The part of an RNA shown here (large-subunit ribosomal RNA, domain VI) has 273 nucleotides and comes from a Pseudomonadota bacterium.

Context: one part of a larger RNA
């Protein structure tokens, strides 16, 4: 910009795209068949491979702003302790969310319609036969059409449905209950602006802006390291034990207006009966 007033939300599917694999095993049963050797259809049931989706409860991995051990430094905190910096995150053991797989959990299905080789019915042309490029009527596929999932009204044939919101002013001109153009007030709603975010290159989406838990701060919890410093006591000393499940914690959860989310601004209708 179209969708013929303007918007908010929920739909409908025209039309598109995915998905569709496979294999064993057990019962029918050593049974139909077959001399034997061997050995089913059908029908139920199970179990897996391969695929795809979601997830993060579990078991891993990763966690360069979490803990903890330790090596060197000519280097900083005046020196000792104790601490920082730099050596690939300096090395090494762990380890929250989060994101993952190697993990978990589910689907990989099932009516139904038309068919296709094929198999029939009935039945002429051709008193017989004949499924039938005869008229009629059936059966039959992992394949079609659909059922199952995802997108979808720029589907210009522009759709439904609920719900808000208006029922104005002015000004040209056509010749008058109107039509047609241009302005202007501003509703609903929108956009800007701001805290943010399991959303994200940016837009864009989603949450929140004091009628308020949007982010940080701060208490609580969990959780993760694994027993802080200081002081005592024991030992020449390197350490070793007490205080002390200590200290310290990053993204979780719950609560808390203590800081910022102020204040606004702009856009944005005149149709139909």
């Nucleotide at each position: 910009c179209g969708u013929u007033g303007g918007a908010u939300u929920u739909c409908u599917g025209a039309g598109g795209g995915g998905a569709g694999u496979c294999u064993c095993c057990c019962a029918c049963a050593g049974u139909a068949c077959g001399a034997g050797a061997g050995g089913a259809c059908c029908u139920g049931g199970g179990a897996g491979a391969g695929g795809a989706a979601a997830c993060c409860u579990c078991u891993g991995g990763u966690g360069u702003g979490c803990c903890a051990g330790u090596u060197g430094u000519u280097c900083c905190u005046g020196u000792c302790a104790a601490g920082g910096g730099c050596a690939g995150c300096g090395c090494u053991g762990g380890g929250u969310a989060g994101c993952u797989a190697c993990g978990u959990u589910u689907c990989u299905u099932u009516a139904g319609g038309a068919u296709a080789a094929u198999c029939g019915c009935u039945g002429a042309a051709a008193g017989c036969a004949u499924c039938u490029c005869a008229a009629g009527c059936g059966a039959g596929a992992a394949g079609c059409c659909g059922u199952c999932c995802c997108c979808a009204a720029g589907a210009u044939u522009a759709g439904a449905a609920a719900u808000c919101c208006u029922u104005c002013c002015c000004c040209g001109c056509c010749u008058u209950u109107g039509g047609u153009g241009g302005g202007g007030u501003a509703a609903a709603g929108a956009u800007c602006g701001g805290u943010c975010g399991a959303a994200g290159a940016u837009g864009a989406c989603g949450a929140c802006c004091u009628u308020g838990a949007u982010a940080g701060g701060c208490g609580g919890c969990c959780g993760g390291u694994g027993g802080a410093a200081g002081c005592c006591u024991c030992g020449u000393a390197a350490g070793a034990g007490g205080u002390u499940a200590a200290g310290c914690c990053u993204a979780g959860c719950c609560g808390u207006a203590c800081u910022a989310a102020u204040a606004g601004a702009u856009c944005a209708a005149a149709g139909g009966g």
Description: The RNAcentral record of the full RNA draws on ENA. Its Rfam family is "Bacterial large subunit ribosomal RNA". Gene Ontology terms of the family: structural constituent of ribosome and ribosome.